[in-house]
């Protein structure tokens, strides 16, 4: 990076460092010096895979482990669209 193939109107944040951007893109509209991005601790949320559990094997439960996510409907529209999981190469 591309191919498959599910999902994406629910959920869930403090602090510390940091010091101006950020919400993919375009066009809108929001958020931000009462601290943006980013990086780090703890913490959550959630069940895609792994794991455990059961009279029930299921569109079940758990929440240890691999990811993921914690403003606003993927913020809204649009498009040859994006993101995440999981599979194959």
């Nucleotide at each position: 990076u591309g191919c498959u193939u599910a999902u994406c109107a629910a959920g869930a944040g403090u602090g510390a460092c940091g010091g101006a951007g950020g919400g993919a893109c375009a066009g809108g509209c929001c958020c931000u010096g009462u601290g943006a991005a980013g990086u780090c601790a703890c913490g959550a949320c959630a069940a895609c895979c792994u794991g455990c559990c059961c009279c029930g094997c299921g569109a079940g439960g758990u929440a240890a482990g691999g990811u993921g996510c914690c403003a606003a409907a993927a913020c809204c529209u649009g498009a040859u669209u994006g993101a995440u999981g999981a599979g194959a190469g």